[in-house]
Context: one part of a larger RNA
RNA sequence: GGCUUACGGUGAAUGCCUUGGCGCCAAAUGCCGAUGAAGGACGUGGGACACUGCGAUAAGCCUCGGGAAGCCGUGUACAGGCGUUGAUCCGAGGAUGUCCGAAUGGGGAAACCCGCUGCGGCGAACCCGCAGCGCCUCCCGGUUGAACCCAUAGACCGGGAGACGGGCACCUGGGGAACUGAAACAUCUAAGUACCCAGAGGAAAAGAGACCAUUCCCCCAGUAGUGGCGAGCGAACGGGGAACAGCCCAAACCGCCCCUGCUUGCAGGGACGGGGUUGUAGGGUCUGGCAUAUGGAAGUUACAAAUCGGUCGGUUAGCAGAAAGGUGUGGGACAGCCUGCCAGAGAAGGUGACAGCCCUGUAUGCGAAAACAGACCGACUUCCGCCAGAUACCUGAGUACUACCGGGCACGCUAAUCCGGUAGGAAUCCGGGGAGUCCACUCUCCAAGGCUAAAUACAUUUGGCGACCGAUAGUGAACAAGUACCGUGAGGGAAAGGUGAAAAGUCCCCCUGUUAGGGGAGUGAAAUAGAACCUGAAACCGUAAGCCU
Numbered sequence: 001g002g003c004u005u006a007c008g009g010u011g012a013a014u015g016c017c018u019u020g021g022c023g024c025c026a027a028a029u030g031c032c033g034a035u036g037a038a039g040g041a042c043g044u045g046g047g048a049c050a051c052u053g054c055g056a057u058a059a060g061c062c063u064c065g066g067g068a069a070g071c072c073g074u075g076u077a078c079a080g081g082c083g084u085u086g087a088u089c090c091g092a093g094g095a096u097g098u099c100c101g102a103a104u105g106g107g108g109a110a111a112c113c114c115g116c117u118g119c120g121g122c123g124a125a126c127c128c129g130c131a132g133c134g135c136c137u138c139c140c141g142g143u144u145g146a147a148c149c150c151a152u153a154g155a156c157c158g159g160g161a162g163a164c165g166g167g168c169a170c171c172u173g174g175g176g177a178a179c180u181g182a183a184a185c186a187u188c189u190a191a192g193u194a195c196c197c198a199g200a201g202g203a204a205a206a207g208a209g210a211c212c213a214u215u216c217c218c219c220c221a222g223u224a225g226u227g228g229c230g231a232g233c234g235a236a237c238g239g240g241g242a243a244c245a246g247c248c249c250a251a252a253c254c255g256c257c258c259c260u261g262c263u264u265g266c267a268g269g270g271a272c273g274g275g276g277u278u279g280u281a282g283g284g285u286c287u288g289g290c291a292u293a294u295g296g297a298a299g300u301u302a303c304a305a306a307u308c309g310g311u312c313g314g315u316u317a318g319c320a321g322a323a324a325g326g327u328g329u330g331g332g333a334c335a336g337c338c339u340g341c342c343a344g345a346g347a348a349g350g351u352g353a354c355a356g357c358c359c360u361g362u363a364u365g366c367g368a369a370a371a372c373a374g375a376c377c378g379a380c381u382u383c384c385g386c387c388a389g390a391u392a393c394c395u396g397a398g399u400a401c402u403a404c405c406g407g408g409c410a411c412g413c414u415a416a417u418c419c420g421g422u423a424g425g426a427a428u429c430c431g432g433g434g435a436g437u438c439c440a441c442u443c444u445c446c447a448a449g450g451c452u453a454a455a456u457a458c459a460u461u462u463g464g465c466g467a468c469c470g471a472u473a474g475u476g477a478a479c480a481a482g483u484a485c486c487g488u489g490a491g492g493g494a495a496a497g498g499u500g501a502a503a504a505g506u507c508c509c510c511c512u513g514u515u516a517g518g519g520g521a522g523u524g525a526a527a528u529a530g531a532a533c534c535u536g537a538a539a540c541c542g543u544a545a546g547c548c549u
Base pairs, nucleotide, nucleotide: 001548002547003546004545005544006543007542008541009540015534016498017497020469021468022466023465024464025463026462027461028460029459030458031166032165039100040099041098042055043054044053046078049075050074051073061094062093063092064091065090066089070082071081072080105114106113107112115133116132117131118130119129120128121127134164136162137161138160139159140158141157142156143155144154170201171199172198173197174196175195181188185228215242216241217240218239219238225233226232246451247450248449249396253274254273255272257270258269259268260267261266262265279429281395282394283393284391285390286389287388288387289386290385295384296383297382298381299380307379308378309377310376311375312374314372315371316370318366319365320364324339325338326337327336340357341356342346348360349359350358401424402423403422404421405420406419407418411436431446432445433444434443435442485492486491505533508520509519510518511517
């Protein structure tokens, strides 16, 4: 020096565990904000920090309800207090709620600076306290007032209402890539994706046929098609299911009012009320005929608009809820053994190892002063014809349509259908659109105005479940995590869990290089469980012994 064995050190793998995650299902809930939000700053405790809560009434104040012996949040004890005159705690409602922030009196480098008006505290000043003072839009009232005489526009003042900002994801609209794929690349693809902007809501959007309403799921089907016929893209008809709900205007006509013009009773325009809303066309107007209510219908989500009262069950705290002893192990029993008991409860979790009978619960039964949403009933509100004939008054115009171009449709065009741009530009029911160029026939529907719940998407909460993870996994985050730290900034972004059943966390003695480390002693089932604490592999470092050199 090497190898082997034993025993240690270091080290953290592995095993076991789970307070945290992930996914799915069900139910419920879903906007907040000038009555100042979301989000923050600074404070607030007997005492320092972090988190949590709260706001100068500051880990809290008041009322109501629940509950019952403890409590003063956590890390985390000490001191001092509170509570059967019912505290802490749980639920409902209310009060307070500094400063910043849309931030809104003016300013500003957010959490700061500086004002004006009124009232009060002292009569004044200083000072203090309280309230108000933003901009835009609309409505009402008043003052004033041009071109331009009246008037109007406009300006100013006062009052009232609304908007402003935020929201993870979901939604609609307006814009809109590239990497990439095509084994290069240009049409194409990625993809109308990412991203930006605007807007809305608890959903949004769509929707009642010039589309048998719209929406969502399964199939049709990777089919028919489309496609440098490459890569790829990719329907519909039809069928099944979820959920279902239909309506209102414009116009004709009638009434009433206003404005303008003039031929002075007509024309044009406008406001309001009635009427009316369709495709085997409907409606209006006129004529004729029949019918009727101490009745019928509808309504608070659309269809016109809303209010009040009662009843019922629901949600937001909770209450009750069966049944066991012995033995035993190093100690403790929840194992085993013996003997019982309960079960509408042998789901699950905890308790010193595996508990139906110890605890929380579970099956089951019961419960609300208050608030909220719901169903039903009543009040209330609104509405109430049909047929026949004639007439040709109405039925959405720079619209439909055509040409060219662009976009969207699975469809990249000879291309129907839908939307837009430019140029042209119609009919009026004897009318018009569609059925994938186009024509005929046939069938079908009625555009150019509007509203509309549910089935659907997403998020949150609660409950349940998992051939989901188990600390390099699962969220980035099981721990003071969007923290520490990095970056001028936009932004990036960790590591880090486990003593023990219980701190019983080692009184006391000793060594020593003396806040370290260790040896005894003590605790404990165990200290090779001693806080650098469960288990404790390997690399690596030692000590001892054996063998070899």

Background:
Large-subunit ribosomal RNA, domain I from a Pseudomonadota bacterium, 549 nucleotides, folded computationally. The source organism's lineage runs through Bacteria, Pseudomonadati and Pseudomonadota. Its mean pLDDT, the model's own confidence on a scale to 100, is 81.